[in-house]
RNA sequence: ACAAGAUUGGGCGGUGGAGUUCGCCCGAAUCGCCGCGUUGUUCCCGCGGCCAAUGACUCCUGCGGUGCG
Numbered sequence: 001a002c003a004a005g006a007u008u009g010g011g012c013g014g015u016g017g018a019g020u021u022c023g024c025c026c027g028a029a030u031c032g033c034c035g036c037g038u039u040g041u042u043c044c045c046g047c048g049g050c051c052a053a054u055g056a057c058u059c060c061u062g063c064g065g066u067g068c069g
Stems, first nucleotide, its partner, number of pairs: 009026005016060006032050006
């Protein structure tokens, strides 16, 4: 120096907050899907469309629909 392990801490899992839990990351994890165009192909980029405030469960907030007062 590199690698691995232990302890501790923090972060991430397509839009906010919290609890529980799972997975991942240590400067990475992560940054949704479909169609069309461009290109030899992929990616990037441009246009159009769709689902969703969860990784999972629950609650709150926001948004949307319906009914009643």
The RNA shown here (Fluoride riboswitch aptamer (crcB RNA motif)) has 69 nucleotides and comes from a Candidatus Binataceae bacterium. It was read from a public genome assembly, where an Rfam model found it. NCBI's taxonomy places the organism under Bacteria, Bacteria candidate phyla, Candidatus Binatota, Binatia (SeqCode), Binataceae (SeqCode).